[in-house]
Context: one part of a larger RNA
RNA sequence: ACCGGCGAGUUACGAUGGCGUGCGAGGUUAAGCUGAAGAAGCGGAGCCGUAGCGAAAGCGAGUCUGAAUAGGGCGCAUGAGUACGUCGUCGUAGACCCGAAACCAUGUGAUCUACCCAUGUCCAGGUUGAAGGUGCGGUAAAACGCACUGGAGGACCGAACCCACGUACGUUGAAAAGUGCGGGGAUGAGGUGUGGGUAGCGGAGAAAUUCCAAACGAACUUGGAGAUAGCUGGUUCUCUCCGAAAUAGCUUUAGGGCUAGCCUCGGACGAAAGAAUGAUGGAGGUAGAGCACUGUUUGGACUAGGGGCCCAUCCCGGGUUACCGAAUUCAGAUAAACUCCGAAUGCCAUUCAUUCAUGUCCGGGAGUCAGACUGUGAGUGAUAAGAUCCAUAGUCGAAAGGGAAACAGCCCAGACCACCAGCUAAGGUCCCAAAAUGUAUGUUAAGUGGAAAAGGAUGUGGGGUUGCACAAACAACUAGGAUGUUGGCUUAGAAGCAGCCACCAUUUAAAGAGUGCGUAAUAGCUCACUAGUCGAGUGACCCUGCGCCGAAAAUUUACCGGGGCUAAACAUACUACCGAAGCUGUGGAAUGCACUUAGGUGCAUUGGUAGGAGAGCGUUCUAAGGGCGUUGAAGGCCGAUCGUGAGGACGGCUGGAGCGCUUAGAAGUGAGAAUGCCGGU
Numbered sequence: 001a002c003c004g005g006c007g008a009g010u011u012a013c014g015a016u017g018g019c020g021u022g023c024g025a026g027g028u029u030a031a032g033c034u035g036a037a038g039a040a041g042c043g044g045a046g047c048c049g050u051a052g053c054g055a056a057a058g059c060g061a062g063u064c065u066g067a068a069u070a071g072g073g074c075g076c077a078u079g080a081g082u083a084c085g086u087c088g089u090c091g092u093a094g095a096c097c098c099g100a101a102a103c104c105a106u107g108u109g110a111u112c113u114a115c116c117c118a119u120g121u122c123c124a125g126g127u128u129g130a131a132g133g134u135g136c137g138g139u140a141a142a143a144c145g146c147a148c149u150g151g152a153g154g155a156c157c158g159a160a161c162c163c164a165c166g167u168a169c170g171u172u173g174a175a176a177a178g179u180g181c182g183g184g185g186a187u188g189a190g191g192u193g194u195g196g197g198u199a200g201c202g203g204a205g206a207a208a209u210u211c212c213a214a215a216c217g218a219a220c221u222u223g224g225a226g227a228u229a230g231c232u233g234g235u236u237c238u239c240u241c242c243g244a245a246a247u248a249g250c251u252u253u254a255g256g257g258c259u260a261g262c263c264u265c266g267g268a269c270g271a272a273a274g275a276a277u278g279a280u281g282g283a284g285g286u287a288g289a290g291c292a293c294u295g296u297u298u299g300g301a302c303u304a305g306g307g308g309c310c311c312a313u314c315c316c317g318g319g320u321u322a323c324c325g326a327a328u329u330c331a332g333a334u335a336a337a338c339u340c341c342g343a344a345u346g347c348c349a350u351u352c353a354u355u356c357a358u359g360u361c362c363g364g365g366a367g368u369c370a371g372a373c374u375g376u377g378a379g380u381g382a383u384a385a386g387a388u389c390c391a392u393a394g395u396c397g398a399a400a401g402g403g404a405a406a407c408a409g410c411c412c413a414g415a416c417c418a419c420c421a422g423c424u425a426a427g428g429u430c431c432c433a434a435a436a437u438g439u440a441u442g443u444u445a446a447g448u449g450g451a452a453a454a455g456g457a458u459g460u461g462g463g464g465u466u467g468c469a470c471a472a473a474c475a476a477c478u479a480g481g482a483u484g485u486u487g488g489c490u491u492a493g494a495a496g497c498a499g500c501c502a503c504c505a506u507u508u509a510a511a512g513a514g515u516g517c518g519u520a521a522u523a524g525c526u527c528a529c530u531a532g533u534c535g536a537g538u539g540a541c542c543c544u545g546c547g548c549c550g551a552a553a554a555u556u557u558a559c560c561g562g563g564g565c566u567a568a569a570c571a572u573a574c575u576a577c578c579g580a581a582g583c584u585g586u587g588g589a590a591u592g593c594a595c596u597u598a599g600g601u602g603c604a605u606u607g608g609u610a611g612g613a614g615a616g617c618g619u620u621c622u623a624a625g626g627g628c629g630u631u632g633a634a635g636g637c638c639g640a641u642c643g644u645g646a647g648g649a650c651g652g653c654u655g656g657a658g659c660g661c662u663u664a665g666a667a668g669u670g671a672g673a674a675u676g677c678c679g680g681u
Base pairs, nucleotide, nucleotide: 001681002680003679004678005677006676011093012092013091014090015089016088017087018086019085020084021083022082023081026048027047028046032042033041034040052059053058062074063073064072065071096234097233099231103224104223105222107220108219114198115197116196117195118194119193120192121191122190123188125157126156127155128153132149133148134147135146136145137144161185162184163183165182166181167180168179169178200216202212203211204210209218237616238615239614240613241612242611247260248259249258250257251256261368262367263365264364265363266362267361268360269359273358274356275355276354277353278352279350280349281348282347288341289339290338294335295334296333298331299330300329301328305324306323307321308320309319310318311317371396372395373394374393375392376391377390379388380387401412402411403410416588417587418586419585421584422583423582427578428577429576430563431562432561436575438574439573440572441571442570443569449565455549456548459546460545461544462543463542464541465540466539467538468537476533477532478531479530480529482506483505484504487501488500489499512527516525517524589606590605591604592603593602594601595600617670619667620666621665622664623663624662625661627659628658635654636653637652638651639650641648642647
């Protein structure tokens, strides 16, 4: 891992509601007795109901409060219960099953290990050579020196022995801690044998939360014990009808609960109270807008007042201003917590109309309290987030099908079943790949389409305004572009061209007291302006369609799903077709309602998680009835059978002794999941 077996809402006693049955203003017995451990009978104690109110005494269709005959509260008026059975649910019990870590109590452990006690035992070999001693020297005597002797040491090297510092291997090992090669200690705080001691709220500890029998921040065993688990996992046959929630309030509450909301089932109401649309009548202060209030705010006018300067200075004062400036006024703005105004929607209502068929109350049973995204209106944030928090609508959740390449939440559309029939939706129609290489008119040249901004650009299409132009424009070429004058000032110089001022006049077809380059200053080149040549359009600006640049990322093209496309791209219009579990057609099933000639017919409906309700299948046993079986039961294998399903027959083979059916009843009653348990392979 697979296969097989086992494996989870039970039982008792109460409570409450539904259904059934009996009796009914009543209903009913319990223990016990008789009896065949049965049935039945006896047994009326007790319980529930028939009256309530009050804390109670108590009173009583009333009573309590109260001084009250008041008022008020709860009652009466307005009578249905009770016993048993069964089903749903709840309470108390382990209470659907499995699961802690822990807590407490009684015991068992120091054969492992820690420390201690008693008694034994072990440490090859080699080295060093302390104290002390002896002799000699030395001294006044000592000290001291030399030689020998001596044999100390948590001394040295190194086996046994003990340890475990490094590394390799081992890592389903040879081994639940080892092996190899090296390493440390090796007369000591040494190693080790035997016997004994200390015990869990404890012992021991050269101290590490270390050890106390391979897992110790408190051992193990058994018991309390099925501890508790607001937590995780699991919870076994079928079909039919309906079908949620992820919200509010409260909560030592936030992943739990309770009540309400939303679901289901039953009953009641039933000229119906509900929903949608329309009509009519209302309330309102949002969007927008506005500045009349409250705030914010730009510029101007005017100006009280303040500052500066001058006159006066003893005071009163007077004049003036590139200063500041309230109030007033003109123009222009701004606001979630501004409003002189003010929608659309939404909301409330109605003896109204139309279309649907809801709705409310009472009672039984729930589940839900982590929601997600998308569009719209706001807040928070950075007008960030697949962010967060509200409101509102949709979808998912609990929804399959078609489209979006793939893609819970987007677009279309809601799957009762069958069909080798048809029509459509979204989206598509060159090939992959069903259907147009469709029609008409334009645009794009960028593979734009098929990712992006500020900004930039004689890209190109459409529309408009305006200047100049056959009295010749625009562009190009030829020629002129002068004189007073080097204007005045400044300056070393300043001559059109450093700078300041002025910017006239003359000759002219035209020519600035000069557009730029240039010089030290001149010079020189050039422009404005003019004529000629040429001969038809040429400048400027605005609005707009489609394109261009801006544009760099990591495994591989990789920002059309691919091929590929100049349309098979984009815009507008049109006609066909494809395209879904949508709609239609044909056949069938079920549910509800209505009608019925009782055979059916018509209409509507039949996605579904949590969950509610209903109807069934099968297993084991019991009772009664009626059956099968050695001429072959159960079980097993195979088969083209019946039923909407759980499932049920039948035939053959196998097997070799028991087993169905009908009607009732009772349950150890259905397995794929629980890192389930046991067995097999």
The part of an RNA shown here (large-subunit ribosomal RNA, domain II) has 681 nucleotides and comes from Vagococcus elongatus.
Its Rfam family is "Bacterial large subunit ribosomal RNA". Rfam links the family to the GO terms structural constituent of ribosome and ribosome.
The prediction has a mean pLDDT of 87.